A computed fold for a 1519-nucleotide RNA from Candidatus Colwellbacteria bacterium RIFCSPHIGHO2_12_FULL_43_12, annotated as small-subunit ribosomal RNA. The organism belongs to Candidatus Colwelliibacteriota, within Bacteria.

């Protein structure tokens, strides 16, 4: 900013939307890169691997390698010896000895590498998580003279002498293992003792500075006591270590100011609690701990308790102020399965250390052991949901080391995920026959759309090749240099052959999602038919849906787009900026008053607040803003500046506020005088009325109501007179009046008492205002106790009313109403308006006081106060309205509100005897609820007016029979429509066939009729035979005929076939046109301009007079105008003129046609307003619109009609019909109901006979004369007539005469029988007419209802349309021809104005409550279960502390604690039989409470009662 309450409007007020954001998730889709980011749930459980080691230059030892050295086995060669054997030339041979080769084995030294252990340092960092924690945390400001600080740096001084052990190791034992244990030997930078002491620590004393003192401070001085040390490497120089002290740096500990979520339905909390003294403990202060003493401490500025939560830098949003958040990064804290504890150490009460307890898991030989991913990966689980069991120490950083180096899941990198931000691409240019296909179409075309195809070009990306980084600084060796450092050589990359660059190829590899009714950019077609579905809100969908689904087109964003969730915004919808409270939500019922908040004039001081373009410190970095720079740009990053509004310190100012001191009188209070008053409490008293009792008079009724009845009365009522008693309330005065804080207060008198106003003033001197908490008062009803009780009167009873009547009305009547005392504490306790102060035009009343003038005095008048009213300006208000008694303009303080319902309810608490009061939610549900005003409609609201509306009359309907129509029923069909008035003798002004739309059956399918095309045949056509058939129709025969054109072709026309199409009384009157009905021939309905109102709207059009009339006149913020009214048109009535077919015997004009005249309130009189008009009269054929007709405003009823016609859409049609043709039937049925008519019921009549007078129409497919036939209908006949000529055609009622004589008839004519006539192909279903016969109901019609005001009603006949025939209907015509209207109370309808309204689909409206059914949430609740925080008691591990003992290893005891057990409660939650109320739910039941005077005015507090709304009593309000 918009949407949404309404018929419309303004306002209030909520709901919703458009924007931005996210550690996100889900759906559809997905080309690339860069930079970020990724377990928010179960601080749930974890397999596996890795995440903290390092130092051999501290130490003993071991292993290995190399070198040197030592030892020298087996085996073998040579020489020698030879048991013995064989042979006798000689040979073989076990074994032994010597020498050599060989090198097993052994020892030692040196160098190097590696390592379990001792020792040192690190492991308290880094990494993770947010469970706990509302303050022992965090942020911020100060302090520590109350402290510590390993490694590092500066300075000072040292590093002397000695000793005892122990691990490893060896040997043994136990155990499954983990491991444990015994004995023996050994080293050190391990441990211990002695010495030394610059300095240090402790004690004592002196001096100094500050201070009034106490005391405090300092690198002061002296004395005494006391405590150190380790070596290693190196040839050496020396280096690295070690010890003591001191200074620094760094890191911490502790204290402190301010800040830091919600709940008061948490109001009191606290025993080491608060303080002191002393002691202990600590690095250090301190109840940190202990003993003793005192009784304190915190809290409405929110203690205590409960809930939730790591805090900050910052992040999101917002114009800002704010609101929300705390993921990644940084700082701090806390935690490491859960709970407790200490040890070591500079540092821990310790994530990858120890001990104990608990739970869980694993191993086990069952004896016992082991473990802690909230480190990095990974796994299971739960979940909407969150990644690899990757590479490397190359860089940065950390630990150890002299160093090389080792370790490092910190880190650097890669992988996965569109999770986010940023960038790029999916091509560019040309190309109209505006191609095809698609979609739409008014069938012309439009659109998709330069889009595609096609042509040319480019190559980011992609593919394949080539080349190829920065990130590297260092390290080490050599040389130079005193050193810092320099030079040269060698060497170090996980990422990665990656980024980037380049060559070649080729448009090649790359677009979707959401939306299109309004908000809100974007529209058509089809399908569907309140179905399926959509939806953020309003809302769409019930047969023409831009809202559902699909397609085409379009819009938005784009590798994303949507949805969901959450936060901020919009929301000024918690309002500091920046809202309100008369009626919309909201002023406490009223006062007194505590804390608090605010506060008159003036002077001086101070400087707490305040101000300052003043200075200093801090406010980490990152973030944010601006500028510059680096990655091709951007995101991202680097540098610089700004910002960080705060806090602390110094300086300055003194207007304002505060504080201190002083002064004043205008606020406030007081004194004196006067005044009014239903102010309060108590006591007494008066008269009227009423009731009762008694007595008198008196007699039949009284009472009560809309009408009645219950009731009272002959046992004497009512009425009336007298006497007495009783209780309650106080007529007139009386008023918009008075008093009071409010509630409230009324005869008169007295006693006591409070407040107020005016005048005056020489008093006090800001003493004031407001006001949480608290206290007091507080109508009526109600409660308790005791009185009282006349009238009235909840409940109750009876009588009525009513469908019912738990009511309204009536007759009774108890609580109560009254008094005293004690409670209750609520009202529409209202001016729906808190208290106080000041300012801001007036006019008119009224109460009361005073002053002035005047008066003898009182009035009157003028002025000044204090009250109480009416009107009204500015201003305010959404409007209504308020307006010096503000709802105006300002100030101070208090109370209260934040959509409707649930609900002033539940739970809890406090109060109450009870009734109940005060305080006071949520779930759930709706998109409204509401205020004021506007136009209508409505009212059993008011005023005025009109209408055959009523009344006064006349005649009817409703009863009978018949006709016609309708409903219903029936039927194969009884075609369809019309349904209150405004359908029903209506469409239909005319159904035997046709009509005809319906039914049965038989047939046809380009069709009965229309247009076009193609092909074939033929002019067209007329007549005709036979067969089948109910007909339609199907077959079939013959005769005749021959257009245009010179012929052919072609054309016109026809038939057949085929194709487009036809056809439909099929649906939708709720898609429509046209036409029509009703309101209604009622007088209304609107517009332009102007004006008023924020606006809807109003004005005009209202008001007064008048009219048939919004007709006219007057007035008036209106002036004009339009559609209606009236008039203009037609007919009738009078007269004149003209014409003359016909009429008539003529001539004429009585007749016809045409043109004119005449009537206008013109004339007179009257009252009225002067006008408009009204009444009466004259004249006139006609008089106040002369009579009648046509003509029907804006609109109402989705009124009627798709079957008159036209028409959109849908449907049926080679599937043979919903089309077309035909025959027959039906529309005519018949238990019944209704409507409209006809004929009657009779004597004002009927029958018979005679007789008189119309108008208006129609006629050639026609009217039909005369004459004749027939009882008649009718027939024969054919004159005349295209009509003022002829015909239909006798008018009837009437008149005259006769009969009938009151009866079911000489009334009435239904019904039925018989016989005829007419129309028509055809009268059976189903026509009309005639004759004879038959002779039904019916004797004037219940409730109720219709028409008509004069040539009307009534009555009588005549004609016409439709039509072959077929009116009691309809339309038209004339004849005869009345009665009545006092009047507008009532019924119905209409109009105008006012009024009320919760109605606007408009009273056939709206709407309340119980009950029944379904759904949902919440509260109560016996009982059951679980959690949390404590209390009491018991038990009590490890550790620590203390004590005892001890071969000095240890053992025992006590205290304390985690945990466990028991127990009584508190609190929170779950479940829950059952009962209760609430909410919601298209068509349930009962009533009708409210809205209009809602039919008893409504509402409200309270009490009783009742199925329910509700009713009644009592008081109050007017909304």
């Nucleotide at each position: 900013g918009g949407a949404u309450u309404u018929g419309a409007u303004c306002c209030u007020g909520g709901u919703c939307c458009a924007g931005g954001a996210u550690g996100a998730a889900c759906g559809c889709u997905g080309g690339c890169g860069g930079c970020g980011u990724g377990g928010a749930u179960a601080a749930g459980g974890c397999a596996u691997g890795c995440a903290a080691g390092u130092c051999g230059a501290a130490c003993g030892a071991a292993a290995c390698u190399a070198u040197u050295u030592u030892u020298g086995a087996a085996a073998u060669a040579g020489c020698u010896u030879g048991a013995g054997a064989u042979u006798a030339u000689a040979u073989c041979a076990a074994g032994g000895g010597c020498u050599g080769u060989g090198g097993a084995u052994u020892g030692a030294a040196u160098a190097g590498u590696u390592u379990a252990g001792u020792g040192g340092c690190a492991a308290a960092c880094g990494a993770g998580u947010u469970a706990g924690u509302a303050a022992u945390a965090c942020c911020u400001u100060g302090g520590u003279a109350a402290c510590u600080u390993a490694c590092c740096u500066g300075g000072a001084a040292g590093u002397a002498g000695g000793g005892c052990a122990u691990a490893g190791c060896u040997a043994g034992u136990c155990g499954a293992a983990a491991g444990a244990u015994u004995a023996g030997a050994u080293a050190a930078u391990u441990c211990c003792c002695u010495a030394u002491a610059u300095g240090g620590a402790u004690g004592c004393g002196g001096g100094g500075a500050c201070g009034a003192a106490a005391g405090u401070c300092a690198u002061u001085c002296g004395c005494a006591u006391u405590g150190a040390a380790a070596g290693a490497c190196g040839c050496a120089a020396g280096u690295c270590g070690c010890u003591u002290c001191u200074a620094g740096a760094u890191a911490g500990g502790c204290c402190u100011u301010g800040g830091c979520c919600c709940g008061a339905u948490c109001a009191g909390c606290u025993a080491g609690u608060u303080g002191g003294u002393g002691a202990g403990g600590u690095a250090a202060u301190g109840g940190c701990u202990c003993a003793c003493c005192a009784a304190g401490g915190c809290u409405a500025u929110g203690a205590c308790c409960g809930g939730u939560a790591g805090g900050g830098g910052a992040g999101g949003u917002g114009a800002g102020a704010g609101c929300c958040u705390g993921u990644u990064c940084c700082c701090c804290a806390a935690c490491g399965a859960c709970g407790g504890a200490a040890c070591u150490g500079a540092g821990a009460c310790a994530c990858g250390g120890u001990c104990c307890g608990u739970a869980c898991a694993c191993c086990u030989a069952c004896g016992g052991g082991u473990g802690g991913c909230a480190g990095c990966a990974g796994u299971c689980g739960a979940g909407a949901a969150u990644a690899u069991u990757u590479g490397a120490c190359a860089a940065u950083g950390g630990g150890c080391g002299a160093a090389a180096g080792c370790c490092u899941g910190a880190u650097c990198a890669a992988g996965c995920g569109a999770c986010g931000c940023c960038g790029c691409g999916u091509g560019c240019a040309g190309g109209a026959a505006g191609a095809c296909a698609g979609u739409c179409u008014u069938c012309g075309g439009a659109u998709u759309g330069u889009a595609a195809a096609c042509u040319g070009c480019u190559u980011u990306u992609c593919a394949u090749g080539g080349a190829g980084a920065u990130a590297a600084a260092g390290a080490u060796c050599a040389c130079c240099g005193c050193a810092a450092g320099g030079u040269g050589g060698u060497u170090u990359g996980a990422u990665a052959g990656u980024a980037c660059c380049u060559a070649u190829g080729g448009a090649a590899u790359a677009a979707g999602a959401g939306g299109c009714u309004g908000c809100a950019a974007a529209c058509u077609u089809c399908g569907u038919g309140c179905c399926a579905g959509c939806a953020g809100c309003a809302g769409c969908g019930g047969u023409a849906a831009u809202a559902c689904g699909a397609a085409g087109g379009c819009c938005u964003c784009a590798a994303g787009c949507g949805u969901u969730a959450u936060c901020c915004g919009g929301a000024u919808u918690u309002a500091u900026u920046g809202g309100g409270c008369g009626u919309a939500a909201a002023g406490g019922g009223u006062g007194u008053g505590u804390a608090g908040g605010g506060g008159g004039u003036u002077u001086u001081g101070u400087a707490a607040g305040u101000c300052u373009u003043u200075c200093c410190g801090u406010a980490a970095a990152a973030u944010c803003u601006u500028g510059c720079c680096g990655c091709u740009c951007a995101a991202c990053g680097g540098c610089a500046a700004g910002c960080u509004c705060g806090c602390g310190g110094g300086g300055g100012a003194a207007a304002c506020u505060g504080c201190a001191a002083g002064a004043c009188u205008a606020g406030a209070g007081g004194g004196u005088g006067c005044a009014a008053g239903a102010g309060g409490u108590c006591u007494g008293u008066a008269g009227a009325a009423c009731g009762c009792a008694c007595g008198g008079u008196g007699u039949a009724g009284g009472g009560g109501u809309g009408a009645a009845a219950u009731c009272c009365g002959u046992u004497g009522a009512u009425a009336u007179c007298g006497u007495g008693c009783g209780g309650a309330a106080u007529a007139c005065c009386a008023a918009a009046g008075g008093c009071g804080a409010a509630g409230g207060c009324a005869g008169c008198a007295g006693a006591c008492u409070a407040g107020u106003g005016c005048a005056u003033u020489a008093c006090u001197g800001a003493c004031c205002c407001u006001g949480a908490a608290a206290c007091a008062c507080g109508a009526a009803a109600g409660c308790g106790u005791g009185g009282g009780g006349a009238g009235c009167a909840a409940a109750a009873a009876g009588g009525a009313u009513u469908a019912g009547a738990u009511a309204c009305c009536c007759u009774u009547g108890u609580a109560g109403u009254c008094c005293a005392c004690g409670c209750c504490c609520u009202a529409a306790a209202c001016g729906a308006u808190g208290u106080u102060u000041g300012u801001u035009a007036g006019c008119c009343g009224u109460u009361u006081c005073g002053a002035g003038u005047a008066u003898c005095g009182a009035c009157c008048c003028u002025c000044g106060g204090a009250g109480u009213g009416g009107c009204g300006c500015a201003g305010c208000u959404a409007a209504c309205g308020c307006a010096u008694u503000a709802a105006a303009c300002a100030a101070a303080c208090c109370g209260c509100c934040u959509g409707g319902g649930a609900a002033g309810u539940a739970c809890g608490g406090c109060c109450g005897c009870a009734a109940g009061g005060c305080u006071a939610a949520a779930a759930c549900u709706c998109a409204a609820a509401g205020g004021a005003a506007u136009a209508g409609a409505c009212g059993g609201g008011g005023a005025c007016u009109c209408g055959c509306a009523c009344a006064a009359g006349c005649g009817g309907a409703g009863g009978a029979g018949c006709a016609u129509g309708a409903g219903g029923u029936u039927u194969a069909a009884u075609u369809c429509g019309a349904u209150g008035g405004u359908a029903a003798g209506c469409g239909a002004g005319g159904a035997a066939c046709c009509u005809u739309a319906c039914c049965a059956g038989g047939g046809c399918u380009u069709g009965a009729a229309a247009u076009u095309c193609a092909a074939a045949c033929g002019a067209a056509g007329a007549c005709u035979u036979u067969c089948c058939g109910a007909a339609a129709g199907g077959a079939u025969u013959g005769u005749u005929g021959u257009c245009u054109c010179u012929c052919a072709a072609g054309g016109a026309c026809g038939u057949u076939u085929g194709a487009a199409c036809a056809g439909g009384u099929g649906c939708u009157g709720c898609a429509u046109g046209g036409u029509u009905g009703c309101c209604g021939u009622c007088a209304g309905c609107u517009c332009g301009u102007g004006u008023c109102u924020u606006g809807a709207g109003a004005u005009g059009u209202u008001c007064c007079c008048u009219u048939c009339a919004g007709u006219g006149g007057g007035g008036a913020a209106a002036c004009g105008a339009g559609c209606g009214c009236a008039a203009c048109c037609c007919c009738c009535g009078u007269c004149g003129c003209g014409u003359g077919u016909u009429a008539c015997a003529a001539g004429u004009g009585u007749c016809a046609c045409g043109c004119g005249a005449g009537a206008c309130u013109g004339c007179c009189g009257g009252a009225u307003u002067u006008u408009u008009g009204c009444c009466g009269g004259a004249g006139g054929a006609a008089g106040g619109c002369g009579g009648g007709g046509a003509c029907g405003a804006c609109g109402u009823c989705a009124a009627a009609u798709c079957c008159g016609c036209a028409u959109g859409g849908c449907c049926c049609u080679c599937u043979g019909a919903u089309g077309c043709c035909c025959u027959g039937g039906g529309c005519g049925a018949c238990a019944c109901u209704c409507a409209u008519g006809c004929u009657a019921c009779a004597a004002u009549g009927g029958u018979c006979a005679a007789u008189a007078c119309a108008a208006a129409g129609g006629g050639u497919u026609g009217c039909c004369a005369a004459a004749c036939c027939g009882u008649a209908a009718g027939g024969u006949g054919g004159a005349g007539c295209u009509a003022a000529u002829c015909c239909c055609a006798u008018a009837a009622a009437g008149u005259u005469g006769a009969c009938c004589u009151c009866a079911g008839u000489u009334c009435g004519g239904a019904u039925u029988g018989a016989g005829g006539g007419c129309u028509g192909a055809a009268a059976c279903u189903c026509g009309c007419c005639c004759u004879c016969a038959u002779g039904a109901a019916g004797c004037c019609g219940g409730a109720u209802u219709c028409g008509c005001u004069a040539g009307u009603a009534a009555u009588c006949g005549u004609a016409g349309a439709u039509c072959a025939u077929a009116a009691c209907g309809c339309u038209a015509c004339g004849g005869u021809g009345a009665a009545u209207a006092c009047g507008u109370u009532c019924u119905c309808g209409a109009g105008u104005c006012c009024u009320g309204u919760a109605c606007u689909c408009a009273c056939c409206g709206c709407c309340c409550g119980u009950c029944a059914c379904g759904c949902c949430a919440a509260g109560g609740a016996a009982g059951c279960c679980g959690g949390a925080a404590g209390g009491a008691g018991g038990u009590g591990a490890a550790g620590c502390c203390g004590c005892g003992u001890u071969u000095a290893g240890g053992c025992g005891c006590g205290g304390u604690u985690a945990g466990c057990c028991u127990u009584a409660g508190u609190u929170c939650g779950g479940u829950g039989a059952c009962a209760u109320g609430a909410g919601c739910g298209a068509a349930g039941u009962c009533g009708u409470a409210a809205c209009a005077a809602g039919g008893c005015a409504c509402g409200u507090g309270u009490a009783g009662c009742g199925g329910a709304a509700g009713c009644u009593g009592u008081g109050c309000g007017u909304g």
Its Rfam family is "Bacterial small subunit ribosomal RNA". Model confidence (mean pLDDT): 82 of 100.